[in-house]
A computed fold for a 428-nucleotide RNA from a Lysobacterales bacterium, annotated as Bacterial RNase P class A.
It was read from a public genome assembly, where an Rfam model found it.
Its mean pLDDT, the model's own confidence on a scale to 100, is 76.
The model forms 93% of the base pairs in the Rfam consensus.
Order: sequence, then structure tokens, then C1' cells
RNA sequence: GAAGUCGGCCAGACCGUCGCGGUGCGCAAGCAUCGAGGAAAGUCCGGGCUGCACAGGGCAGGGUGCCAGAUAACGUCUGGGCGGCGCGAGCCGACGGAAAGUGCAACAGAGAACAGACCGCCGAACGGUGUUCGCGACCGCAGACACGGUUGUCACUUGGGCAGACGCGCAAGCGGAUGCCCCAAGUGCUCCAGCAGUGUCGAGGGGAGCGAACAUGCGUGGUCAGGGUGAAACGGUGCGGUAAGAGCGCACCGCGCGCGGGGUCAACGCCGCGUGGCAUGGCAAACCCCAUCCGCAGCAAGAUCAAAUAGGGGAACGAUACGGCGGCCCGUCGUGUUCCCGGGUAGAUCGCUUGAGGCACGCGGUGACGCGUGACCCAGAGGAAUGACGGUUCACGACAGGACCCGGCUUAUCGGCCGGCUUCGCAC
Repeated sequence: GAAGUCGGCCAGACCGUCGCGGUGCGCAAGCAUCGAGGAAAGUCCGGGCUGCACAGGGCAGGGUGCCAGAUAACGUCUGGGCGGCGCGAGCCGACGGAAAGUGCAACAGAGAACAGACCGCCGAACGGUGUUCGCGACCGCAGACACGGUUGUCACUUGGGCAGACGCGCAAGCGGAUGCCCCAAGUGCUCCAGCAGUGUCGAGGGGAGCGAACAUGCGUGGUCAGGGUGAAACGGUGCGGUAAGAGCGCACCGCGCGCGGGGUCAACGCCGCGUGGCAUGGCAAACCCCAUCCGCAGCAAGAUCAAAUAGGGGAACGAUACGGCGGCCCGUCGUGUUCCCGGGUAGAUCGCUUGAGGCACGCGGUGACGCGUGACCCAGAGGAAUGACGGUUCACGACAGGACCCGGCUUAUCGGCCGGCUUCGCAC
């Protein structure tokens, strides 16, 4: 210097002229003096006062709702506690109880009070599926062996052909051991070979099944830590543990219980220690429960005086009744109460302003406030008083005018002054 916050005060002022209401004095004329608010507003609370009325108990109804105080009282105010907002000074609070009961929470979400499994995660317990490995009844290729058969490239036999060492013979030829890459037929499995069949074995191969390992969240199941929905999901963080998880265990926080301290023996989710289960949501400005308080009506209350008429006519109830006392019951009091038609009057006085009054000082108190002393009187209209004009000035005047009176709350509002405190910036 700026911004904010809390408290207090003012409410245009002065002069002149005329005009209003009260009071006092005065025969009168007139004089003196007083004369709207911080909210006078709203009629939201509380009372004083007046009447019912002598006014008790209960139900219903209504008010209030942390603690302690102030007050005549209150839903007000003060101080404190707790909660929320604010950097702060400060401001706000419908601030008892959810384990008496009932009820509500749309939509979303699996599930919203003692609930629930959506997306996910899990192979620990099981099942399924797949892969690999091992075992594996069984099947059986190639192959081997065996058996019986069949065939011939086999063997043998017969016949023929061919060759042919040798012998005989003059010669021709004959004989004939042997051989044959030849032909034909036959016999057969002694040797060999082929062909199929049967049987046994059968590497490799196939393979029902069994077992193991691994994989796979498909099914039974486990789980709600993570994610999602929501304003809110039945404690939080971390570590361990687990198949994966979970107060399942532990540490700290949090919560319950007990004790102590502080505080006024208070409110107190304030502090400390111990201990424990590791856990028991929200809304009551929903009904409700609990505590506490509450007669009603109102100055158009009411009182007195005066005046007037038609103490008129009719109906209903009526002592086992009716009426009064906010609704209802008990009780109590009284003897009348209510309705319709018709007629008359309505003027004055009081209530009405001296009050739980404001001011100053002192004392007590953190404070609201209380006590004491002193001086003071500060509107009382009654169809409703404050207005008009002129001059000066400046805070250039907003919201706005008593009606029995006070204490508050709420709403509306131009501007000025004083003080406390908080925050920011700058300089020393």
C1' cells in the first nucleotide's frame, strides 16, 4: 500500500418562513418542550399484559436435540467440543439413537446387508482333450523255418536221335561203357528249384489299452487379491504364505474393549498404555425410538360509562342431559346451550407508554451478561402526526414510516467513520 474478515457508531447537517401531533403552563392569543428505524418490514420464534379459569391427570399433536452457561424466555446469544468450507483471520451446522422395529437407495452391476461371482486368476484335488516317453495284449509286411501238396528248370526210367574211346569184322556194319546244349512219353518227391496254401517265429511297422511327464481353464471345483459397474462393494499399505488367493499369518495404520491422563466430575473419533477379533455399511431434513419442553385466545385482548330497542316471535337438546375448559378421554365446574326470523343502538374514556428502559462510570466474568452508583425521560396517532419553500454545505442519501410493549431471528439496503485480526506485495 492492497485485499479480506469480525465488532462498534452514524443515518444527512445548518439557517430562515409557513404548516402538523403529544405534554406542561395559560381565559385566550400564545409560549416552552418532545416527536419514527437499522431494519419500524416479514408475522417466523419467545415472553410481559388481558380474558377464559379454581385448573389436575393422560392420549394424540407440536417444538427442541453435542456439552456447559447467559436470559423473563426462546428455535436466541456466549464459550467450548465435533464435522464441513476457507492459505488464514474466520464462516456454517436439521450436531441424541441405525444392535427396538418398519422402510428406502433409480439406473448400472454377479452382488447393495449380514449379499454375491461378471471379466478374469488357479493344473493343488478330480475328470476330459492333446503331445511326448515307456510298457503293452493283439495284428502282422519283408524274411526264416517247418509241414503237406503241386509244378518243373529237378531226379530217375523208357524209347528215339546225335556224338563217341574201345572191341569184332575184308569191308559194310554190329555191339556197347559213356556223354548230350536234343525230342517225346512216363514215374515221382531221393536231390534241387519254383508256385501258392497252412502253421510257428517274426526285426521294422501297426496298435486297443495301461502308466508317467508336460501342456491345455473344456467340465466338476477353488478364488474375488487384480480389473470392471456404481455415490458407496462387508478395512488400508507392505511382507510372507498359497495351485491361485484371502487377516490365512505378521508389521504398521485403522477398529472394538479395558485402564489412565487432560478437560468443569462435561461434550470430546483429544493423548498415552495394554489387549483382542482380525472386523458388523448409508439414509432418521424417512416412519420411528429416546430425552426434554408446551393450557388456549389475543389490544379487533379486555375494562368502565353512556345510548337505544320489541326483556319480541319460533325451533332443537335438556339433569341418565347440555354447555365451559385447543382435538379426545377421565376428572372438575356451571345450569343452561344452539339455530332461524324481525327490530334498535354503536358515542366517550381507559388500556396507551416509566420500560425485563437506554446512557455514563465502577466491579465481577474469557464471554454472552450480571451487580452497584449516578444523572435522564427519549412518539403515543386514532380514517391515523414530520410536510412545503428558500439558502448554504457534503457522506449527493439507498432500503424505507410506529399503532399494546419488549428480547431475538430472517429479508431489503446508498454511503461514511473507528478499531481488532488475517493474507499478499514493497522498502528499511